[in-house]
């Protein structure tokens, strides 16, 4: 010092969680690829606190890295 989608992550000064990549669908194409469109996916490790609202702040545990 990390811990947020299956994986890589972003998320300022607390105000309704985003991106690529993988999957899925569909367009083109003879056919695969390449491209380009759409949609899904997240109890933000865990549990308590504070607040009118926590991914954020605080405590306390779990794993990981120096």
């Nucleotide at each position: 010092c990390c811990u947020u989608a299956g994986c890589u992550u972003a998320g300022c000064u607390g105000g309704u969680a985003g991106a690529g990549c993988a999957g899925g669908g569909g367009a083109c194409u003879u056919u695969u690829a390449a491209u380009c469109c759409c949609a899904a996916g997240g109890u933000c490790g865990g549990g308590g606190g504070u607040u009118c609202g926590a991914g954020u702040c605080c405590c306390c545990c779990a794993g990981g890295g120096c």
A computed fold for a 66-nucleotide RNA from a mouse gut metagenome, annotated as transfer RNA. Its Rfam family is "tRNA". Rfam classes the family as a transfer RNA. From the family's description: Transfer RNA (tRNA) molecules are approximately 80 nucleotides in length. Rfam links the family to the GO term triplet codon-amino acid adaptor activity. The prediction has a mean pLDDT of 81.